[in-house]
RNA sequence: AGAGUUUGAUCCUGGCUCAGGAUGAACGCUGGCGGCGUGCCUAACACAUGCAAGUCGAACGGAGUGUAGACGCUGUGCGAAGAAGUGCUUGCACGGAUUCAAACUUGUUUACACUUAGUGGCGGACGGGUGAGUAACGCGUGGAAAACCUGCCUCAUACAGGGGGAUAACAGGAAGAAAUUCCUGCUAAUACCGCAUGAGCGCACACUGUCGCAUGGCAGAGUGUGAAAAGAUUUUUUCGGUAUGAGAUGGUUCCGCGUCUGAUUAGCCAGUUGGCGGGGUAACGGCCCACCAAAGCGACGAUCAGUAGCCGGCCUGAGAGGGUGAACGGCCACAUUGGGACUGAGACACGGCCCAAACUCCUACGGGAGGCAGCAGUGGGGGAUAUUGCACAAUGGGCGAAAGCCUGAUGCAGCGACGCCGCGUGAGUGAAGAAGUAUUUCGGUAUGUAAAGCUCUAUCAGCAGGGAAGAAAAUGACGGUACCUGACUAAGAAGCCCCGGCUAACUACGUGCCAGCAGCCGCGGUAAUACGUAGGGGGCAAGCGUUAUCCGGAUUUACUGGGUGUAAAGGGAGCGUAGACGGCAAGGCAAGUCUGAUGUGAAAGGUGUGGGCUCAACUCACAAACUGCAUUGGAAACUGUUCUGCUAGAGUGCAGGAGAGGUAAGCGGAAUUCCUAGUGUAGCGGUGAAAUGCAUAGAUAUUAGGAGGAACACCGGCGGCGAAGGCGGCUUACUGGACUGUAACUGACGUUGAGGCUCGAAAGCGUGGGUAGCAAACAGGAUUAGAUACCCUGGUAGUCCACGCCGUAAACGAUGAAUACUAGGUGUUGGGAUCCAUAGGGUCUCAGUGCCGCCGCAAACGCAGUAAGUAUUCCACCUGGGGAGUACGUUCGCAAGAAUGAAACUCAAAGGAAUUGACGGGGACCCGCACAAGCGGUGGAGCAUGUGGUUUAAUUCGAAGCAACGCGAAGAACCUUACCAAGUCUUGACAUCCUGCUGAAGUAUUGGGUAAUGCCGAUACGUCCUUCGGGACAGCAGAGACAGGUGGUGCAUGGUUGUCGUCAGCUCGUGUCGUGAGAUGUUGGGUUAAGUCCCGCAACGAGCGCAACCCCUAUUUUCAGUAGCCAGCAUUUCGGAUGGGCACUCUGAAGAGACUGCCGGGGUCAACCCGGAGGAAGGUGGGGAUGACGUCAAAUCAUCAUGCCCCUUAUGACUUGGGCCACACACGUGCUACAAUGGCGUAAACAAAGGGAAGCGAGAGCGUGAGUUUAAGCAAAUCCCAAAAAUAACGUCUCAGUUCGGACUGCAGUCUGCAACUCGACUGCACGAAGCUGGAAUCGCUAGUAAUCGCAGAUCAGCAUGCUGCGGUGAAUACGUUCCCGGGUCUUGUACACACCGCCCGUCACACCAUGGGAGUCGGAAAUGCCCGAAGCCGGUGACCUAACAGCAAUGAAGGAGCCGUCGAAGGCAGGUCUGAUAACUGGGGUGAAGUCGUAACAAGGUAACC
Repeated sequence: AGAGUUUGAUCCUGGCUCAGGAUGAACGCUGGCGGCGUGCCUAACACAUGCAAGUCGAACGGAGUGUAGACGCUGUGCGAAGAAGUGCUUGCACGGAUUCAAACUUGUUUACACUUAGUGGCGGACGGGUGAGUAACGCGUGGAAAACCUGCCUCAUACAGGGGGAUAACAGGAAGAAAUUCCUGCUAAUACCGCAUGAGCGCACACUGUCGCAUGGCAGAGUGUGAAAAGAUUUUUUCGGUAUGAGAUGGUUCCGCGUCUGAUUAGCCAGUUGGCGGGGUAACGGCCCACCAAAGCGACGAUCAGUAGCCGGCCUGAGAGGGUGAACGGCCACAUUGGGACUGAGACACGGCCCAAACUCCUACGGGAGGCAGCAGUGGGGGAUAUUGCACAAUGGGCGAAAGCCUGAUGCAGCGACGCCGCGUGAGUGAAGAAGUAUUUCGGUAUGUAAAGCUCUAUCAGCAGGGAAGAAAAUGACGGUACCUGACUAAGAAGCCCCGGCUAACUACGUGCCAGCAGCCGCGGUAAUACGUAGGGGGCAAGCGUUAUCCGGAUUUACUGGGUGUAAAGGGAGCGUAGACGGCAAGGCAAGUCUGAUGUGAAAGGUGUGGGCUCAACUCACAAACUGCAUUGGAAACUGUUCUGCUAGAGUGCAGGAGAGGUAAGCGGAAUUCCUAGUGUAGCGGUGAAAUGCAUAGAUAUUAGGAGGAACACCGGCGGCGAAGGCGGCUUACUGGACUGUAACUGACGUUGAGGCUCGAAAGCGUGGGUAGCAAACAGGAUUAGAUACCCUGGUAGUCCACGCCGUAAACGAUGAAUACUAGGUGUUGGGAUCCAUAGGGUCUCAGUGCCGCCGCAAACGCAGUAAGUAUUCCACCUGGGGAGUACGUUCGCAAGAAUGAAACUCAAAGGAAUUGACGGGGACCCGCACAAGCGGUGGAGCAUGUGGUUUAAUUCGAAGCAACGCGAAGAACCUUACCAAGUCUUGACAUCCUGCUGAAGUAUUGGGUAAUGCCGAUACGUCCUUCGGGACAGCAGAGACAGGUGGUGCAUGGUUGUCGUCAGCUCGUGUCGUGAGAUGUUGGGUUAAGUCCCGCAACGAGCGCAACCCCUAUUUUCAGUAGCCAGCAUUUCGGAUGGGCACUCUGAAGAGACUGCCGGGGUCAACCCGGAGGAAGGUGGGGAUGACGUCAAAUCAUCAUGCCCCUUAUGACUUGGGCCACACACGUGCUACAAUGGCGUAAACAAAGGGAAGCGAGAGCGUGAGUUUAAGCAAAUCCCAAAAAUAACGUCUCAGUUCGGACUGCAGUCUGCAACUCGACUGCACGAAGCUGGAAUCGCUAGUAAUCGCAGAUCAGCAUGCUGCGGUGAAUACGUUCCCGGGUCUUGUACACACCGCCCGUCACACCAUGGGAGUCGGAAAUGCCCGAAGCCGGUGACCUAACAGCAAUGAAGGAGCCGUCGAAGGCAGGUCUGAUAACUGGGGUGAAGUCGUAACAAGGUAACC
């Protein structure tokens, strides 16, 4: 950076499509590792469970636990003392009253430590989520607050005196299922409330100074008045408290600018806009209220509707732009839906409260509870998006004096190739180019150094060992993680898409318009590089493709950077509003503009330079940038603005002439028609031809008079006027504009012009007139297959007038208006100036109107001073075709309709200009037996032959307008033969190769058997070479390779052929022209049979064709003279038979001759034409051969050859018989006739060209004859076929179905042949059909031709009426090119290019699709009015209640419940608006394979087309 796609090809316009990049992606196939990121785009759907906001005991009273102490008490009670009593050894034992008492239990209390339900403080307004709403001061940016608030924090100043009354907790009681609540009683505070004090503060009043853009601010002084406080902890500090001021931070409000789409939303708004006065708020303000005024917004887009969170940024792009708003960051809004306030520094509060609604849950049915758009997670929705993880270690947040507690913020981990980045899946060597696979021309080629093999290495993964930083003393979730080291094995690690073009990459097989592919063009109907598979190749790679979306390419909305004559596109025209743009000169200002400075433009991102993870992604630092906004200093050229001037733009005045300019009135003549009268008689009229119509009741024609309407001949002219539409007899009146001259006046007054207003052909509409002609509709007549048309005869609206509407046209120059500039030439209209030799002419100039033409422009055509050129200004319009100028809506209209004006759906084109062809019921010229003029036929009959059709076992196949049909077939009884029936064979009837056996093969004779071949035999004759091994050749047998196919495809082919057409054309090289296809040459003027020749010419030459060269023929010469000939001579059997001769005829070889060469005329001094002479022949003498480039997918696979496909005991081969010969019929080509120009009979004459040995066959005999018997001659200028016939002569027939005609049939024969039944030809006798010249139509022929007559040949055993040749006799006509057919050249039109057998339109029928209308039905949205009126704020009231204050008290002050009122959500009712879905029926539209009817358009499209 471009490419594909409209055409036969070209250029252009123009759409569609592709290649690039991107994504919060999804899907398909596949999947090794790591790092960094990222992950509900859908249902702001519903949520189980857990967690996400607490903390402070250093505010407080309790409660509790522990330790220690004290005290009280109950009980147990180690232990100690020990009474009465008893026994006695008299001081011992028993006994145990009683007392003391460690310890334990329990209680109270003190101290210390700890815990915390409640009161209280701070925080729950941060952090986290989401994007529903919002088109807004919501956001962005820049300002303002002299109109504001700000807890915690910082600084400063000043303070903290003295009191009071309650209340939770707690206790007791009560209600309830619960949630929870109530009553009574007790108590504390940093909870609450008075009083005192007031540095300072607030309020009210009035004052001074100073400052400010206004209100006003600041400072100062005065009077009156109001309001403060709390302690805790410790033992001396710390933390608190109150007031005021300042700061910082955070917030609130206001303003400028910017911020999507729709005008098929144009008017909106009643607290609406403003004022005064109040209320309210932190504060301004209709924010709210009362009153007053009637404003305010809007085309610079109000209102309404739709859509949407905004931004930094992100994606793309060269940029300008376009798209987007995930993640990260800033702002806003929201927290199930709606409303509301409370508390507080801050909320109208996501994890607070109240109410209403929906939903879910609990319930004892009375009543209660809840809100994941926090983190996980569940269901649901969806194409689709993760763990009910770990930790507070780090960073940050809340509380606290602190320790610390809390923290799903956060840090980490898990899952997902979702994205970006990095790495790996090995490296070297290795040719027997292995095997396998694919393909093949069978030789090979490819996979491919690829593998194997050999030698190495270890990144990742795996194993083992060590082991961080992140943490400033301690404290690590991550984590035994990153990282390092060691040993070990090439092992564990490659797929996906594509391969017709775009677009890198090709073959085979399968399939056969099927299956399928496809982004666009398009592939597939039997040789598919496009489908499917395989081999190979290309691309990318842990990914690759597809889908979706965005930008790009797309200059395809064009600011950068497009257009409007014909491709889409100039408004029908003018006037003019807003707006936009605007002449010359001077001064001021400084809005735009330029420049400097300052502030801001958050961070992140992007860019540059560096740094850190091994690199990168990622991340950190710095710089620049952030193109913007604001403030301020300056400049003054330009724009703007203001002021002063000017006259070149524009306008006015004055003087002129031109004009179908407009409106109104009047007048005129010609013509048509009608009426009246006269003359006059049978037609008129009309057409391609007719008819309808008119006319004997007198038409048409003609004369005179009259009536009426409409239009104005000649002049008249690409002449004039007008803005356009348009305007045409003459006169008058009124009136608009342009032009010329002049230069007196004004002094930029100009240009354009969205809306708006006016004008606006024809047709149409309304009302009233008028109506001669013309004439939709309509009627009739024609035409036609039909004819609702074209043609004809009539004829009503209408056409005309007046008034009113309509408002459109191919309203066109398909060209908007204005200004300036840019070579010329030539007409014409209206003026002016000047000159001259003045019926006039020349030169210059202004304004119109035409033509030609340069530069330039344009796709080309073309435009070209009247631009489509070069520039400027303004307006209008376009963005693929169809759907569609349609639908809906709106405006206008009486209606018709007009204006505005979509979408769904559908196509890959639609289109413009030009080119080459082809075609035309276009034109010009020319030619041809093309017509005409003639002659003879065909079409009618019979027969022959071919074809179709039908039939059949088969009637083999092919040929199909001309250019198939007496064609392939120059010859079907068998054969041929390909067809049918039946019967046989299977390496085969035919070719090559191999093995074995034999010596034959073959010829002759012959037997059996068969329908016949095949089959089974017999006899005789019967090889070659040799180194003697054998070989050649042949036969038989066998095995397989193969043979064979008239099977298919002529649309796979070669070759051959037909046809246009023996028409004169078809091309090339170089040059030139054109952007190009192409053109030129090759056209033009002449001429020719001819692209034949001449002249001219941007062409000059050349090739294939034409012509000539070749053959036959017409004349002649020379040579030659047998088998030909015979003039003269001789012989003669009288036959050129013989001698002889070659003169002639002839034969066959070589020549001559004809060339417009000569003369005259015409013509361009040419080519050439006309006439003439001479000549056998005269203008290519006649005929033949010869067939350009190409067309028809023309014919032929059945002449032959051949690719592919098909058959292989048969689609091959052989045999017999049958068929190709059928026969209601139709067609073609012929023969014979229909007769007297004839038939028949008799007897006579004259050819040419051929053929002949399995042949022609003389002659003679026989036969009526076909023939036959015999047989001479001849391989041919010798012999034979062989008689030519028509013709002429004579005779007969006398117009008949005949003495015409000969079919058909019978009988008898001949010949060929193995064989004439199906199915041959011929002969004789007999029989004697149709047919008396042929409808529509159609064919051949222009001179030795037509016509007519016979002869020969090929094929062939036999079999022509066919075919091919030959000669005999031998005409008529051609004025001419209008017409039919075909062809050539030039030109023209074209919507055709498969090329007119083309293309193509509409209705109808069928199927499908989307859509409009539609009685209605069902929703949704936002408003409006009324009703109801929750919670709650506010206001009122407050008879009821009340601790703090006052008062001795009564009571008061103050407050509250309750009640009432305004507002007020949801809800209800009502009528409308907007919008969506759906609907019987209905309208058109689109698309569909080969439907129906016509033929409207494209050619003059057959009636020019179109609006």